[in-house]
Predicted 3D model of a 1480-nucleotide RNA (small-subunit ribosomal RNA) from an uncultured bacterium.

């Protein structure tokens, strides 16, 4: 960061840090000091890695010197320097490598006693005298080779006796046993031919004592995982006695005993070298054990020994096995886990280098030799550290790039250019180390000798390297990753759920800061990223430092073993504990100080630390241990009282069923409604009697008892328990409790009974799309009893047991106190509410989920899964224990706001109901879908599209189609030029258009202006796309009463309160109450029309009164009274009365009033919802077209037509049609107009023509109505579609495709299925009139106007919509939600499985190499001894069986995952049968 709309908490996943023996990608200047096969303990070509000593020996192959001989070629000579091979000594057991094995024969720490020890140190003693061999060598032989045989000669510091024995060993009384080797230097005397003896010095040798260092052995403690490994062990455990070893020991053998190890984890299995330390971490811890250091183990695999001081031996030997090589096929050879190197494996790890100069080692007296130990160099950015790639100035803020709101600005950016400066590094040239001091040699000094001191000389792989100096010159040197959040850093273009990205969340479906590119930015930097690993964050295994009511988690309950823990005194002890001291805790490392490399890394030095172990001394509070007391914990005794506690027996009534008898007759029963079923063979019902089994109404309760499960009629017997009181007795006897044992509802199982009711399975009837269900009728197991199993439940208070402490209120059960449930008190229970406190919250709260203590059990993301395998239990069903692969980024808890519910409450609305009239059937009109078409332009699509955009499609409109044209364009603007504009005519053409002629010559004083033409340029144009990029406008919920804010308060928080509640209203309208107090947008009011009146005004309106006049008319004079017109006012506010009410308010045929409780109507539409509608009114971002997707013209189409739907109009008729007479409106329109009147026509209309830009004239006739006449119920005198003919009018033009008139024609239709729409009063219904658009009109549409003028509303159960409160929720895209399972498809991992195959281990049997030990008369040897043969043990091999662990497998089982498959709808709301748990 991530679960949610949001919140808190739980919980997992993921990231930021550090690390590395790393690898990969891109890139790469230098140096220092480090590291470098983690994989195949795989196989190895080649070279080297252990030799040395002639001062131990015999000697002399080769070399050199000397000598002798010489034919000058050479030969001989161990005489000398030396020395191959050999004998002998020492070394080879060190050093170097690797980590296979090993979970203890190992390692670490600390101890111990029964041991060994070459070289070294110190002490004591000795080193006398003999002997026999053997290699080399020579001769002969075998073999390809490796090698080897026989005979002969010879030496030693090789080998063997003898002598001696201070020590030593064995006996412990004498005594007995056992050694040796010489070599070198020097030398005066003596001896000797010489060598030498002899003396001396040195080095050796033997015996022995001690030491140092090293090694062997033993013990304690510590050291990985698994119990789905619980028992293991016969030399096993111990003893005695032999043997064996350097040494203790069952190490080995004989005998005896039966032990020993193990829940504090034996045995088995898997994994692993251990440690100092390394990485990480605040620490505690966790992980690791490369390099360096200590220990161990191993050396092709396995075994066994020899030699030796030391090995069971990396570069030794023997045997067996596998592999490789040589071979003459007979036989031989080999072992890089030494240094280089090769192959193979692998993501991956270096040179077949130099030197012994230094350090160290072996040998040697030494010189010295050897040393792939070591020191150096080479390779690699593998990590660590350091340095550089320049520094300063420089604004016209250049060019270029990128971006933008684009005459310009921003950014790259002081960056560059340019000027000045510096020279690290690199290049060139010159100089040039330290590491070296010894040994040794020479000289000198000291000294009796040994020896020692001083001076000088010799010695460098690295390396002409480090370092120093000089020169020229910015000159030789920058990349990688990232830029949505976490996480520092943003824009443009491309792409369009594609390509791709991604650590988690997640980006991408045409405006991507998330992909790719670019510009810019950020972070690191010779590196940067990625991948992998470990620690951290993760308190996410919690000792420090977590939890368990509901998130994962308390065992179903008790008893009790081991274990853990444990009351009050006192004495002792000193195991734990604490303190001091001593030893040890290797070095390196870590930390700190100082120092050395120019610094750092690195290194040196000193200190600290090493938290540990051991020993010792002391302390004694606490714990332990051992005594000894106590009574309060616990128990006992006595007394009392309680209860559905348990077990067994007896008894009882009601109900039910059945049977018998009786009465009685047609139904009963059952349901939402029915049917199956029962019943005339007499049911149901009623009465009587009888029988059967099971359960116990009322009492009964928020009650009681029990450990839990559980327990209920009455009574008897047996039995258990808590409680109260007394304080007599015991004296800590206690608490908890892994394993263990016992109990454990229901269902189920076994055997035997019983069987009334109810009732799985089953049958039938219903319901249903289906109905293997819910409902009904039946009905078997079972339900009941006895005995035996099973052992699980949502076995729940989802809350383990025990103890102590911590305000209270109230109810109740059983006791006590008390005469008394008057009462306050007390003990033990059972409940409710609440303080503090706790808790994520809900809530808990002396019956804790508070504060503490002890013990047990359990948890660690969801799914897979309580599954698989294994084991244990069970008759079975099953139970207990209990994983992994794989998969997801969540799953889950509590609470909040909404939404929803076939939840609840309250309320409203033409919502239903009550009514009136329609639609749905007919023909026609119009719109839509569909179809058709060259085109039938486009949009609108549930309510909220469909007589809608369109309030006028013949052309135009017009956007569509066909054809013909134009390209700065059809229109507008700017600039210069020309011309007045304009009109007319002819020709071609369908027209657009083209071409030609004629007429005309503008206004203005001027500047200039109007109009037109054509050329050029800048602009154009698009009804093309995106309404899901937008503005504006609009529809709808809805004229519904709601939607919010500030401050305060409450809550951890989301949020709540206010706005809820009680009333009231049309209304969140108002009142009252209240942790709320106020406010805003809505409601209402303010605005308009209308209903009444007053007043003002009086023309074109009006005409009462007064005149004039007409056939008649306000026609005229006049008038303002009236109507009317249109301005201003008034009026209505529950104001008054009565009743109710606190109030708000409600009720009343109330009064008054024209109007009464909003008088009627309109305009007015809160926060928001539907990505609602519109890019085709308009505007507009982006994209697209530019001789066309622009534009002009002609024609066609939008008017098509099998069909389906919507909306209207007309009808089906008598409340009517037709004909005739006659009356009454309002509101509008009118000059390219309305037109009176007259004439013609049947009429549409035409001709003539007054008046009127209109309260004046006109359209204009209102119609229904009313008064008459006629029609008599019919497809009609209803209805008018359709069609034929003839006309009128508009218009350039009525063919596609106009309206109207006349004559003729006269279709369907007789009141309309399911269903559905409107309307509550001047409303519905019905009647006409007018207007906009408009040349005309497809208008039956739309918008207005008036005329006539109803019916009904009991009421809110139901349908629909809405509001408020509340409740449930697994919904939040919000029920058109969510979501379960089978089947079908693909992919993945996994269980079972006939079988196939592999591995490790054990036991048995057979065989058995080498070898130690052992036996052995015959052979060898004088002997010691050996050969040969035999025995024990054993590697290996073989046989047969079993167990265990893997791999694979036809087939098979479930599981997981996967945008749009099938079937149903189980769960979430009362989810439509409440859900869930256990069982069948």
């Nucleotide at each position: 960061g991530u679960u949610u709309g949001a919140u808190c908490a739980u919980g997992g996943c993921u990231c930021a840090g550090a690390u590395u023996g790393a690898a990969c990608g891109c890139u790469g200047g230098c140096g220092g000091a480090a590291u470098g096969c983690u994989u195949u303990a795989c196989a190895c070509a080649u070279g080297c890695a252990a030799g040395u000593c002639g001062a131990a020996c015999g000697g002399c192959a080769g070399c050199a010197c000397g000598g002798a001989c010489u034919u000058c070629g050479g030969u001989c000579u161990g005489g000398u320097g030396g020395c191959g091979a050999g004998u002998g000594g020492c070394g080879a057991a060190c050093g170097g490598g690797u980590g296979a094995g090993u979970a203890a024969u190992a390692u670490a720490u600390c101890g111990g006693a029964a041991c060994g020890u070459g070289c070294c140190c110190a002490g004591u003693c000795g080193u006398g005298g003999g002997g026999g061999a053997u290699a080399a060598c020579g001769u002969a032989g075998u073999g390809a080779a490796a090698a080897u045989u026989a005979c002969g000669c010879u030496a030693a510091u090789a080998c063997c006796g003898c002598a001696u024995a201070c020590g030593a060993u064995c006996u412990a009384u004498g005594g007995a046993u056992g050694a040796a080797a010489g070599c070198g230097g020097g030398g005066g005397a003596u001896c000797g031919c010489a060598a030498g003896a002899c003396c001396u010095c040195g080095c050796g040798c033997g015996a022995u004592u001690g030491g140092a260092g090293c090694g062997g052995c033993c013990g304690a403690u510590a050291u990985c995982a698994g119990a789905u490994u619980a028992g293991g062990u016969a030399g096993u455990u111990g003893g005695u006695g032999g043997g064996g070893u350097a040494a203790a020991g069952g190490c080995u053998c004989a005998c005896c005993a039966a032990g020993c190890c193990a829940a504090c984890g034996a045995u088995c299995u898997g994994u692993a070298g251990c440690u100092g330390g390394u990485c990480u971490g605040a620490g505690a811890g966790g992980a690791c054990g490369a390099c360096c250091a200590g220990c161990c183990a191993c050396a092709c695999u396995g075994g066994a020994a020899c030699u030796g001081a030391g090995a069971c031996a990396c570069g030794g030997a023997c045997c067996a096995g596998a592999c490789u090589c040589c071979u003459a096929c007979g036989g031989g050879a080999g072992g890089c886990a030494g240094c280089a190197g090769u192959g193979a494996g692998g993501a991956a790890u270096a040179u077949u280098g130099g030197u012994c100069a230094a350090u160290g080692g072996a040998c040697g007296a030494a010189a010295g030799u050897c040393u792939g130990a070591a020191c150096c160099a080479g390779c690699c950015a593998u990590g660590c550290c350091g340095c550089g790639u320049g520094c300063a100035g420089g604004a016209a803020g250049a060019c270029g790039g990128u971006c933008c709101u684009c005459u310009g600005g921003a950014u790259u950016g002081u960056a560059a250019a340019c000027u000045g400066c510096u020279u690290u590094u690199g290049u060139u040239a010159g100089g040039g180390a330290a590491g070296a001091a010894a040994c040794c040699c020479u000289c000198g000094g000291a000294u009796g000798c040994g020896u020692u001191c001083g001076a000088g000389g010799c010695u460098g792989a690295c390396g002409g390297u480090a370092c120093c100096u000089a020169a020229a010159g910015a000159a030789u040197a920058a990349g990688g990753a990232u830029c949505g959040g976490c996480u520092a850093a943003c824009u443009c273009c491309g792409u369009g759920c594609c390509a791709g990205c991604a650590g988690c969340c997640g980006c991408g479906g045409u405006a991507a800061u998330a992909c790719g590119g670019a510009g810019g930015a950020u972070c690191c930097a010779a590196g940067c990223g990625u991948u992998a690993u470990c620690c951290g964050g993760a308190u996410u295994u919690a000792u420090u430092g977590g939890g368990u009511u509901u998130a994962a988690a308390g065992g179903g309950u008790g008893c009790g073993u081991a274990g853990g823990c444990g009351g009050c005194g006192u004495u002792g002890u000193a195991a734990g504990u604490c303190a001091g001291u001593g030893g040890u805790g290797a070095a390196a490392g870590u930390u700190u100080g100082c120092a050395g490399c120019u610094u750092a890394a690195c290194u040196g030095u000193a200190a600290a630390a090493u938290u540990g172990c051991c020993a010792u001394u002391g302390a004694u509070a606490c714990u332990g241990c051992a005594g000894u007391g106590c009574u309060u914990g616990a128990g006992u005794a006595c007394a009392g009282a309680u209860g559905a506690g348990g077990u067994g027996g007896g008894c009882g009534g009601a109900a039910u069923g059945u049977g018998u008898c009786a009465u009685g007759u047609a139904g009963c029963g059952g349901u939402g409604a029915a049917a199956u079923g029962c019943a005339u063979a007499g049911a149901u019902a009623u009465g009587a009697c009888a029988c059967a089994g099971a359960a116990c109404a009322c009492c009964g309760a928020u009650u009681g008892c029990g450990a839990a499960g559980g327990c209920a009629g009455c009574u008897c017997a047996c039995u258990a328990a808590a409680c109260u009181g007394u304080a007599a007795c015991u004296g800590a006897c206690g608490c908890u409790g892994a394993g263990g044992c016992a109990c454990g509802a229901a269902a189920g199982c076994g055997u035997g009974g019983g069987g009334a009711u109810c009732a799985a399975a089953c049958a039938g009837g219903a319901u249903u799309a289906g109905a293997u269900a819910c409902c009904c009728u039946g009905g078997u197991a079972g339900u009941c009893c006895a005995c035996g199993c099973c052992c699980u439940a949502a076995a729940c208070g989802a809350u383990g047991a025990u103890u102590a402490c911590u305000c209270g209120a109230u109810g109740u059960u059983a006791g006590c106190g008390a005469u008394a449930u008057a009462c306050a008190g007390u003990u033990a229970g059972c409940g409710u509410c609440a303080a503090a406190g706790c808790g994520a919250a809900a809530g808990c709260g002396u019956u804790a989920a508070g504060u503490a203590a002890u013990c047990c059990a359990c948890c660690u993301g969801g799914g897979g899964a309580g599954u698989a395998c294994g084991c244990c239990g069970g008759c079975a069903a099953c139970g207990g224990u209990g994983a992994a692969a794989c998969u997801c980024a969540a799953a889950g808890g509590a609470a909040u706001u909404g939404a929803c519910g076939g939840g609840g409450g309250c309320c409203c609305g033409c919502a239903c109901a009550a009514g009136c009239g329609g639609a749905g059937g007919a023909g026609c009109a119009u719109g839509u879908g569909g179809u058709u078409u060259a085109a039938u332009u486009c949009g609108a699509u549930g309510a909220u599209a469909c007589g809608c955009g369109a309030g006028g499609a013949a052309c135009c409109u017009u956007a569509c189609c066909c054809g013909g044209g134009c390209u700065u364009g059809a229109a507008a603007g700017u600039u210069a030029g020309u011309g007045a504009a304009u009109g007319a005519u002819a020709c071609a053409g369908a027209a657009a258009u083209g071409c030609a002629u004629c007429a005309g010559u503008c206004c203005g004083c001027a500047a200039g202006g109007a109009c037109a033409c054509g050329a050029a340029a800048c602009u154009a144009g698009g009804u093309g796309c995106u309404g899901c990029a937008u503005g504006g406008c609009u529809g709808u919920c809805g004229u519904c009463a709601g939607c919010u804010c500030g401050u305060g308060c409450c809550g951890u928080g989301a949020g709540g309160u206010g706005u809820u509640g009680g009333g009231u209203u049309a209304a969140g309208u108002c009142c009252c109450g209240c942790a709320a107090c106020g406010a805003g947008c809505g409601c209402a009011a303010c605005c308009c029309c209308u209903a009444u009146g007053u007043u003002u005004a009086g023309u074109u309106g009006c005409c009462a009164g007064c005149a004039c006049g007409u056939a008649a008319u306000g026609g005229u004079g006049g008038g303002g009274a009236c109507u009317c017109u249109a301005g201003a006012c008034a009026g209505a506010c529950u104001g008054c009365c009565u009743a109710c009410g606190c109030a708000a308010g409600u009720a009343g045929a109330g009064a008054g009033g024209a109007a009464g409780g909003a008088g009627g109507g309109g305009a007015c539409g809160a926060c928001g919802u539907c990505a609602a509608g519109u890019c085709a009114u308009c505007a507009u971002g982006g994209c697209c077209c530019u001789u066309a997707c622009g534009u002009c013209c002609g024609g066609g189409g939008c008017u098509a037509c099998a069909c389906a739907c919507g909306u209207a109009a007309u009808a089906c008729a008598a409340u009517g049609g037709u004909c005739g007479g006659u009356a009454c409106a309002g509101a509008g329109g009118g000059c390219a107009g309305c037109a009176a009147g007259c004439u013609a026509g049947c009429a549409a209309u035409a001709g003539c023509a007054a008046g009127c830009a209109a309260a004046u004239c006109u359209c204009a006739a209102a119609a229904a109505g009313u008064c008459g006449a006629u029609c008599a119920c019919a497809g009609u005198u209803c209805g008018g579609a359709u069609u034929g003919g003839g006309g009128u009018c508009u218009g350039c033009a009525a063919c596609u495709c106009g309206a109207c008139c006349c004559c003729a024609u006269g279709a369907a239709g007789u009141u309309g299925g399911a269903u559905u729409c409107g309307c509550u009063a001047g409303u519905a219904a019905u009647c006409g009139c007018a207007u906009a658009u408009c040349a005309g009109c497809a208008a039956u549409g739309a918008u207005g106007c008036g005329g006539u003028g109803a019916a009904u509303a009991c009421g809110u159960u139901c349908c629909c919509g809405g509001g408020c409160c509340u409740u449930g929720u697994a919904c939040a895209c919000a029920c058109c939600g969510c979501c379960c399972g089978u089947c079908a498809a693909g992919c993945c991992a996994u269980g079972a499985a006939a079988g196939c195959u592999g591995g490790g281990g054990g036991a048995a049997c057979c065989u058995g190499a080498a070898g130690u030990c052992u036996g052995u008369c015959a052979c060898c040897g004088c002997a010691a001894g050996g050969a040969g043969c035999g025995g024990c043990c054993u590697a290996g091999g073989g046989u047969a069986a079993a167990a265990c662990c893997g791999g694979u497998a036809a087939u098979u089982g479930g599981g997981g995952c996967u945008a749009a498959g099938u079937c149903a709808u189980a769960a979430c709301a009362a989810g439509g049968u409440a859900g869930c748990c256990g069982u069948a």

RNAcentral holds the sequence, with entries from ENA and SILVA. Rfam family: Bacterial small subunit ribosomal RNA.